[in-house]
Molecule: c-di-GMP-I riboswitch aptamer
Organism: Vibrio agarilyticus
RNA sequence: CCGCUCUAAGGGCAAACCCAUCGUGAGGUGGGGACGCAAAGUGACAGCAGACGAAAGUCUGGGCUGCAUUACUGAG
Numbered sequence: 001c002c003g004c005u006c007u008a009a010g011g012g013c014a015a016a017c018c019c020a021u022c023g024u025g026a027g028g029u030g031g032g033g034a035c036g037c038a039a040a041g042u043g044a045c046a047g048c049a050g051a052c053g054a055a056a057g058u059c060u061g062g063g064c065u066g067c068a069u070u071a072c073u074g075a076g
Base pairs, nucleotide, nucleotide: 012037013036017032018031019030020029021028022027035063041069042068043067045066046065047064048061049060050059051058052057
């Protein structure tokens, strides 16, 4: 330096649900709240799932999978 992440430490994020708000909608944002997460940080690139639409298509989801990229600790 790279990969991995046992035992811990400092911590971090935050599902469902509720309130407010934005959106035709999936869903987003803020607050409350914790089911869980070693990337549950970021990216819609490839799939997949969903919403709108007569269709073409557009949109949503990173806590669905892959991939890319960044990162704390420190045994082996």